RNAcentral holds the sequence, with entries from ENA. Transfer RNA from a Candidatus Yonathbacteria bacterium, 81 nucleotides, folded computationally. It matches the Rfam family "tRNA". The prediction has a mean pLDDT of 80.

Parts: sequence; C1' cells; structure tokens
RNA sequence: GUCCGGGUGGUGGAAUGGUAUACACAGGAGACUUAAAAUUUCCCGCCGCAAGGCUUAUGGGUUCGAGUCCCAUCCCGGACA
Repeated sequence: GUCCGGGUGGUGGAAUGGUAUACACAGGAGACUUAAAAUUUCCCGCCGCAAGGCUUAUGGGUUCGAGUCCCAUCCCGGACA
C1' cells in the first nucleotide's frame, strides 16, 4: 500500500431497518444472619427539579424510521505484497 473483520453503559457481550443497551459480571440498597458468607428482591448510560432532551468511535448521507445500509475519517485485529 491492497483486501477482510471489528469499535455498543464501569467490563464482557447480544440486538432481522421499527422501545438503544437483552443476558452476564462488577457496583449500590433491602431481606435473611448474633455477625458474615451463601441465597434472595429491587436499582444501575449522560444532562435535567420535572417535563423532556441526548447517546452505539467521529462527521456526513439515504429512509417515515439507522447500532444495523452508503461515503469519509480515526483506532484495533488479521491476510497478502
């Protein structure tokens, strides 16, 4: 340099163009316990008092609607030279 795959909450990771973040881990609070461990229930992206708004690497585009399709850029991994 060419080609292929990938980038999603704190972490891993799913998601057929139709509720963004299922599920697990980590974390927080409660129950249980003399106390703890284990178990169990609930909560858990950001801003905002709320209503609401924003958010899938970044910026554009297509579409009624984009994590998903297209273009450019950045980053990671691989193949070839």
RNAcentral records the identical sequence in 3 taxa.